RNA sequence: GCGGAAGUAGUUCAGCUGGCAGAACGUCUCCUUGCCAAGGAGAAGGUCGCGAGUUCGAAUCUCGUCUUCCGCUCCA
Numbered sequence: 001g002c003g004g005a006a007g008u009a010g011u012u013c014a015g016c017u018g019g020c021a022g023a024a025c026g027u028c029u030c031c032u033u034g035c036c037a038a039g040g041a042g043a044a045g046g047u048c049g050c051g052a053g054u055u056c057g058a059a060u061c062u063c064g065u066c067u068u069c070c071g072c073u074c075c076a
Base pairs, nucleotide, nucleotide: 001072002071003070004069005068006067007066010025011024012023013022019056027043028042029041030040031039049065050064051063052062053061
C1' cells in the first nucleotide's frame, strides 16, 4: 500500500430485510430476613466510534474518516 472483520448502556452482546433503541450481568432504591446471602418489585444509565449524504423516517443504505484485529504484497 491492498483486502476483510469489529466498534451499540459500566461489562458481554443482540437488533443491521429502514419505522418505539433492547437482553443478560452489574449499579441504585424498596420488599422479604435479627443480619448477610438467595429471592421479589422498581429505577437510573445510550449524540448506536466520528462527520456528511439519501429518505417522510437511518443503529440499519451510500460516501469519507478514526481505532482495534486478521490476511496479502513490497522494502529493510
This is a predicted structure of a 76-nucleotide RNA (transfer RNA) from a Chloroflexota bacterium.
The prediction has a mean pLDDT of 81.
Taxonomically the source falls in Chloroflexota (Bacteria, Bacillati).
It matches the Rfam family "tRNA". Its family is annotated with triplet codon-amino acid adaptor activity in the Gene Ontology.